[in-house]
RNA sequence: GGGUCCAUAGCUCAGUUGGUAGAGCGUUGCAUUCACAUUGCAAAGGCCUCUGGUUCGAUCCCAGGUGGACCCACCA
Numbered sequence: 001g002g003g004u005c006c007a008u009a010g011c012u013c014a015g016u017u018g019g020u021a022g023a024g025c026g027u028u029g030c031a032u033u034c035a036c037a038u039u040g041c042a043a044a045g046g047c048c049u050c051u052g053g054u055u056c057g058a059u060c061c062c063a064g065g066u067g068g069a070c071c072c073a074c075c076a
Base pairs, nucleotide, nucleotide: 001072002071003070004069005068006067007066010025011024012023013022019056027043028042029041030040031039049065050064051063052062053061
C1' cells in the first nucleotide's frame, strides 16, 4: 500500500431482503423464607461506532472517517 470481516443494553451476543430493536447473565422492586439461596412476577437500561448521501422512512443500502481482528504485497 491492497483486501476481507467486526463495532447493537453494564457484559456476551441475536436481529431485520428498509417501517423508530430482543435474549441470556447482571441490576432494582415485589412475592415466597425465621433468614439467605433458589424460584416466580414486574421494572429500569441502547434511538444500533461517527459524518454525509439515497429514501416518505435507515441499525439495515451507498461513500468516507475512527477503532479492532485477519490475509496479501512491498521495504530496510
Molecule: transfer RNA
Organism: candidate division WWE3 bacterium